This is a predicted structure of a 74-nucleotide RNA (transfer RNA) from a Candidatus Altarchaeota archaeon.
The prediction has a mean pLDDT of 82.
It matches the Rfam family "tRNA". The family's RNA type in Rfam is transfer RNA. About the family: Transfer RNA (tRNA) molecules are approximately 80 nucleotides in length.
The source organism's lineage runs through Archaea, Nanobdellati and Candidatus Altarchaeota.
RNA sequence: CCCGCGGUAGCUCAGCCUGGUAGAGCGGGCGGCUGUAGACCGUCUGGCCGCCGGUUCGAAUCCGGCCCGCGGGA
Numbered sequence: 001c002c003c004g005c006g007g008u009a010g011c012u013c014a015g016c017c018u019g020g021u022a023g024a025g026c027g028g029g030c031g032g033c034u035g036u037a038g039a040c041c042g043u044c045u046g047g048c049c050g051c052c053g054g055u056u057c058g059a060a061u062c063c064g065g066c067c068c069g070c071g072g073g074a
Base pairs, nucleotide, nucleotide: 001073002072003071004070005069006068007067010026011025012024013023020057027045028044029043030042031041032040050066051065052064053063054062
């Protein structure tokens, strides 16, 4: 320098191809149960989707540039 993959909730990841306004599990708070705790049950709690622009009525999703991580090539 070139190519590929990835960056979404506190953590691990879906959703992106096919645009319609974001979910799951774990975690955390409260309550139930229990001698206490754990397990289990109920309920609540979650993110301007890495950054900046563009396209569009509408962008996590499409397009361009950039930043960071991993892998490959020269």